[in-house]
Context: one part of a larger RNA
């Protein structure tokens, strides 16, 4: 010195971001308990007494025992071990759970509850190419999907935009069908001309050329025909999503119940509020402190709150976050002593 465990005069959180760490308190028995509160809870709230062993009674029992008076004894007696510290105020989550095996246990998942969409059974839905399987040996008080998260109050306004669901008269539109048309090829037929052969001759055959004629095949286009969608037309926000400016006015000032006026689907209701959301900003104003960028109530110019991406409340709960008291204490003033084990020295 370095790890550990213990002890500590006076103060007792001055210490530090922040009582982190430790120390307090811990058991049983009786006594007593508050605001609140969903009457179950809170609650072991909090704060207190007492606890051994003997003698002599009481008082109950059958007894063991319990209970109580009185007196002696003892360093101690829930004797070791083991074993709740506590109250107040806000935040968020209703809670039990559940999670990043190996930095995050949370306020994050989840949960009961509410809501909306699909689904009539060969159900949606989900895997698999299929066959098939789960859904379910269940049947809408059931199945899946979305959001929301107990419980109390409650959840406002907009269907213009996307998105969904119904409609279906007109408008648009695919491939495909197709009357017709234009190219390419081009069998056959027809004339003509040369040449040959056949006949007495008209003429007839046969080969070759040209010249027309055009079935058929092949391409290109092609009126009209053609579904759902799409335009259209209505409903829906506990569906994605959205919820305004300027200006002016009251007998002091200031401010506007009020009033014009643009713009809009509509112009933020009701509760909350410098909030886990407030930039400015340490907002002002009280309250705690000697002294507070922190806390709590209050106010309302909400930079950029708002109603199930739920608003506000809320007893219980929480190894959760924030402050603040009581008690305790080497956390600190300000150190120091002690035990074990390193470390040093020798092997």
């Nucleotide at each position: 010195c370095c790890u550990u465990u213990g002890u500590u005069a006076a103060g007792g959180a001055a210490u530090u971001c922040g009582g982190c760490a430790a120390a307090u308190u811990a058991c049983u028995g009786c006594u007593g308990u508050a605001a609140c509160u969903u009457u179950g809870g809170g609650a072991g709230a909090a704060a207190g007494c007492a606890g051994c062993u003997c003698u002599u009674g009481u008082a109950u029992g059958a007894a063991a025992g319990u209970a109580u008076a009185a007196g002696a004894g003892a360093c101690a007696u829930a004797a070791a071990a083991u074993a709740g510290a506590u109250c107040a105020g806000a935040u968020c989550g209703a809670c039990u759970g559940u999670u990043u095996a190996u930095c995050a246990a949370a306020a994050a998942c989840a949960c009961a509850u509410a809501u909306c969409c699909c689904u009539g059974c060969u159900a949606a839905c989900u895997c698999g190419u299929a066959a098939g399987a789960g859904g379910a040996u269940g049947u809408a008080u059931a199945g899946g999907g979305g959001u929301u998260g107990a419980c109390g109050c409650c959840u406002g306004c907009c269907c213009a935009a996307u998105g969904c669901u119904a409609g279906u008269a007109g408008a648009u539109u695919a491939a495909g069908g197709a009357a017709g048309u234009g190219g390419g090829u081009g069998a056959u037929g027809a004339u003509u001309u040369a040449u040959g052969a056949a006949g007495c001759a008209a003429u007839u055959c046969a080969u070759a050329a040209a010249u027309u004629u055009g079935a058929g095949c092949u391409u290109a286009u092609g009126a009209c025909u053609g579904a759902a969608g799409u335009c259209c037309u209505a409903g829906u926000c506990a569906a994605u999503g959205g919820c305004g400016g300027c200006c002016g006015u009251a007998a002091c000032u200031a401010u506007a119940a009020c009033g014009g006026u643009c713009c809009u689907a509509a112009g933020g209701u009701a509760g909350c509020g410098a909030a886990a959301u407030u930039c400015c900003u340490a907002g002002c104003c009280a309250c705690u402190u000697a002294a507070u960028u922190a806390g709590u109530g209050g106010c309302c110019c909400g930079c950029a709150u708002g109603a199930a991406a739920g608003g506000c409340g809320u007893a219980a709960c929480g190894a959760a976050u924030c402050u603040g008291g009581u008690a305790c204490u080497g956390u600190c003033u300000u150190g120091a002593c002690a035990g074990a084990g390193g470390a040093c020295u020798c092997g």